[in-house]
c-di-GMP-I-GGC riboswitch aptamer from a Peptococcaceae bacterium, 91 nucleotides, folded computationally. The sequence was found by an Rfam model in a public genome assembly. The coordinates come from a structure-prediction model, not an experiment, and the mean pLDDT is 87.
RNA sequence: CCCGAAAAGGGCAAACCGGCCGAAAGGCCGGGGAGCAAAGCUAGAGGGUCUAAGGCCGUCUGGGGAGGGCUAUGACAGCCAGCUGCCGUGG
Numbered sequence: 001c002c003c004g005a006a007a008a009g010g011g012c013a014a015a016c017c018g019g020c021c022g023a024a025a026g027g028c029c030g031g032g033g034a035g036c037a038a039a040g041c042u043a044g045a046g047g048g049u050c051u052a053a054g055g056c057c058g059u060c061u062g063g064g065g066a067g068g069g070c071u072a073u074g075a076c077a078g079c080c081a082g083c084u085g086c087c088g089u090g091g
Base pairs, nucleotide, nucleotide: 001091002090003088004087011036012035016031017030018029019028020027021026040083041082042081046080047079048076049075050074054071055070056069057068059066060065
């Protein structure tokens, strides 16, 4: 440096439930525990995914209004990626 059998000290925490924040995606706290050897950190500039408040553009409508498309400045690292790192059979 690669790799991940078994194990120790331990660590994290999906779905779901309750509360709060948010337009939403989603986040935080508590419970919970499917799983995880990076499920640690990075979203201010690698890709990808999600959302669309605001903005832009059509459609319908007499009007009020209704509904649609595009868009990140909003999110996600438990999608890939980058950086760092515990233990150890083995190479």